c-di-GMP-I riboswitch aptamer from an Actinomycetes bacterium, 88 nucleotides, folded computationally. Model confidence (mean pLDDT): 89 of 100. Its Rfam family is "c-di-GMP-I riboswitch aptamer". Clan: c-di-GMP_I riboswitch clan. The sequence was found by an Rfam model in a public genome assembly.
RNA sequence: AGGUGAAAAGGGCAAAGCUUCGGAAACGGAGCGGCGCAAAGCCAGGGGUCUAAAGUCCCACAGGGACCAGGAUAGCCCGGUUACCGCC
Numbered sequence: 001a002g003g004u005g006a007a008a009a010g011g012g013c014a015a016a017g018c019u020u021c022g023g024a025a026a027c028g029g030a031g032c033g034g035c036g037c038a039a040a041g042c043c044a045g046g047g048g049u050c051u052a053a054a055g056u057c058c059c060a061c062a063g064g065g066a067c068c069a070g071g072a073u074a075g076c077c078c079g080g081u082u083a084c085c086g087c088c
Stems, first nucleotide, its partner, number of pairs: 002088004012037002017032006035075001041081003045078003048073003055067005
């Protein structure tokens, strides 16, 4: 440097759920929690998925509906990037 995660050491992260805060929502922050994770560290570049506020359009218009990402997801996949320990 590349490959790899069988066993091991020190440990690390934290799903659902609950509380609270932010947000239109998806979802996110913090606390509890612990399903799992060898990059479940970081980056929305490609694909996927979620949401649809603003906007545009429609209707039978105190309202309702359709479309749409510049919003979200890195614990959906790919890609990029950095890193602990062991083994080859």